[in-house]
Molecule: c-di-GMP-I riboswitch aptamer
Organism: Armatimonadota bacterium
RNA sequence: CCUCCGAACGAGCAAACCCAUCGCAAGGUGGGGACGCAAAGCCAACGGGGGCGCGGGGUGCUUGUCUGGCAUCUUGCGGCCGGCCGGGUUGCCGAA
Numbered sequence: 001c002c003u004c005c006g007a008a009c010g011a012g013c014a015a016a017c018c019c020a021u022c023g024c025a026a027g028g029u030g031g032g033g034a035c036g037c038a039a040a041g042c043c044a045a046c047g048g049g050g051g052c053g054c055g056g057g058g059u060g061c062u063u064g065u066c067u068g069g070c071a072u073c074u075u076g077c078g079g080c081c082g083g084c085c086g087g088g089u090u091g092c093c094g095a096a
Stems, first nucleotide, its partner, number of pairs: 005094002012037002017032006035083001041089003046086003049081002052078011
């Protein structure tokens, strides 16, 4: 110095919830607040997964009929989640 690892020290981040604000929404931003986190730093122009919006198709239920509504499966486009997982990348400390 590098890799693995994660005791200690000194630091760091910030879930839910509340307030304000942006957005149709998922959700984002700021403040408060701490559930937790060895990367809970960054990357959604790497792969998967999960939501949201707008449409298409199938099935079932409902409605006296058309229409409409609800549930579920599938699919296209757009967007969201990095604290869902894998992956990439950068980084503090140094016991066993």